Predicted 3D model of a 75-nucleotide RNA (transfer RNA) from a Pseudomonadota bacterium. Model confidence (mean pLDDT): 82 of 100. It matches the Rfam family "tRNA". About the family: Transfer RNA (tRNA) molecules are approximately 80 nucleotides in length. By type it is a transfer RNA. Taxonomically the source falls in Pseudomonadota (Bacteria, Pseudomonadati).

RNA sequence: GCCUAUGUAGCACAGUGGUAGUGCACCCCCUUGGUAAGGGGGAGGUCGCCAGUUCAAUCCUGGCCAUAGGCUCCA
Numbered sequence: 001g002c003c004u005a006u007g008u009a010g011c012a013c014a015g016u017g018g019u020a021g022u023g024c025a026c027c028c029c030c031u032u033g034g035u036a037a038g039g040g041g042g043a044g045g046u047c048g049c050c051a052g053u054u055c056a057a058u059c060c061u062g063g064c065c066a067u068a069g070g071c072u073c074c075a
Base pairs, nucleotide, nucleotide: 001071002070003069004068005067006066007065010024011023012022013021018055026042027041028040029039030038048064049063050062051061052060
């Protein structure tokens, strides 16, 4: 330098054009003499960044950035 994959909540991951979800963690409540476990409720996200397509983009297209893997050339 080239190719591929990935980038979504604190962490691990789903989702796939039409208001963004699950588990764990966090907060409150129930239960207990008290904890743990269990049950109920809640908060938390400009979906890596910038453009484009579209009535509408987390999703499609291009560029860039980051991470991981692979390939090649020069010195």